[in-house]
Context: one part of a larger RNA
Parts: sequence; structure tokens; C1' cells
RNA sequence: CGUAGGAUAUUUGAAGGGAGCAUUCUCUAGUACGAGAGGACCGAGAAUGACGAACCUCUGGUGUUCCAGCCGUGCCGCCAGGCGCGUAAGCUGGGUAGCUAUGUUCGGAAAGGAUAAGCUCUGAAAGCAUCUAAGAGCCAAGCCCCCCCUAAGAUAAGAUAUCCCCGAGGGUUCAUCCCUCCUAAAGACUCCAUGUAGAUCACGUGGUUGAUAGGCCAGAUGUGUAAGAGCGGCAACGCUUUGAGCUUACUGGUACUAAUGAGUCGUGCGG
Repeated sequence: CGUAGGAUAUUUGAAGGGAGCAUUCUCUAGUACGAGAGGACCGAGAAUGACGAACCUCUGGUGUUCCAGCCGUGCCGCCAGGCGCGUAAGCUGGGUAGCUAUGUUCGGAAAGGAUAAGCUCUGAAAGCAUCUAAGAGCCAAGCCCCCCCUAAGAUAAGAUAUCCCCGAGGGUUCAUCCCUCCUAAAGACUCCAUGUAGAUCACGUGGUUGAUAGGCCAGAUGUGUAAGAGCGGCAACGCUUUGAGCUUACUGGUACUAAUGAGUCGUGCGG
């Protein structure tokens, strides 16, 4: 810009893409078959591998500062207790959210249609025969569907639901365009708080009729018994207060702080 008014939702599906895998075991059945050795079709069930998708409950990884421990050195006057540096985490042991695989769940199916090779029916040419010439049936991991995803710029531009707009005057052309005044909807955007989104944009949520982010409160989670004090011990240290103290991204709540105020576009019932 188009989709013959504008808008918000929900959709149909022309078309395109993805997927399509393999193996083992059990039963039927040591049956049919076979002298024996051996050993089924058909059908039913149970697993596994590789591949793929989604996810983080579990098992783990990471988790740059959430907790604890430790050494050297400097500093806070000293002790105690801390902080800086030793990596752009000083080292070590753990670890929430998120992300993640080696973890978890799921997928390939079944059904239908037309067929290939192949198997047939009826059947002439050619009184016979013949699956074929007319006609008809069956049949594959393959084809078209079925399953999943995208999808109306599918210019043949689709459908459904709902919402919104009911002014005036003048000029002018072959062809309806121009000017002035009034009006400015539904809705969208700008802007701001942001994340389930993200390079930017876009997308999603929210903007006081508000829990959108921060703060605060409570909880969860992690770490593992803080500091101070008392008691015991010559002391190192131990015990008690105490599952203590601290706790990022998690959960719930709470307007304390910040989402202020406002502006722009979009018209007037539509050959």
C1' cells in the first nucleotide's frame, strides 16, 4: 500500500514444511511341516536402540558472592569481630532460581483412497484356451490422505462474533475533487513500570478503577548451630543459649517508592 467504511477478537485452510526408522524376546507352539535334525505362516503381547520434540518433578552439571570453612598479607589503636588484596570468584566444601543432559515425559501408530510388481474373476478377438482387449476384485515400509507446524499478499486477498461513526456551507470537472466551519468515535500508538519476550525492533503483562517493578512483611530454599555472654578446661578448645544466624533470581501478601500529566493518529453510515 492492497484486501471498496473503520476496529477488536476468534477462525476456515488453498498451499508449503515436518514426521515416516530398526531390533530383540514371550505366547500361540516345540504346534503345522519333517524320518530326524530342525522348525514356522497368521495372530497377540512385552521391551530396547538410534532419531526427534517438549520440560526441569527426580538424578546430576552450572550457579562470579547465597551460606560456611581456610592460608598469607595490609587495615579498622589492641583483644574479639570484620573488611581489602591474592582472577577479570584468593583457595576449599555445599547450593536457590534460571539455563541444561547424561535426567524425565512423549512421538513414529491405527484407519481410509488410488496403485506397483504380483495374485485373481468374468471374457472375447481365436466355438478351445487366455488375469485383458471391454468390465471387475485383491495387494507394499512406496503415492494421496490421516498426525504435527506455518499459513487469506490464497490480489480468487475468505468466514464468524462484537464494537464505533447519522454535521453545515461554498466552489468546481467530461469524469468528484477542492475550500471553510463544526465534529474527533471504536480503536491504535507515543510515553512510562516491566518480562513468560528480546541484539534492536517486534511480542506479552501492567499503568492508580493499579500488585507492573523495587522496597517491606511472611514463607520456602540453601548453608549448617552467628555474634555476644555464661559455664568447663593451664591451654588448644568444648558445652549451653541455638537447628542458631545469615539467606540472590522462588511463593504469597502489602500502595511505602516509581508506572504523573498529557499528546498524536484514526472520522462523520461507507460504488
Molecule: large-subunit ribosomal RNA, domain VI
Organism: Candidatus Omnitrophota bacterium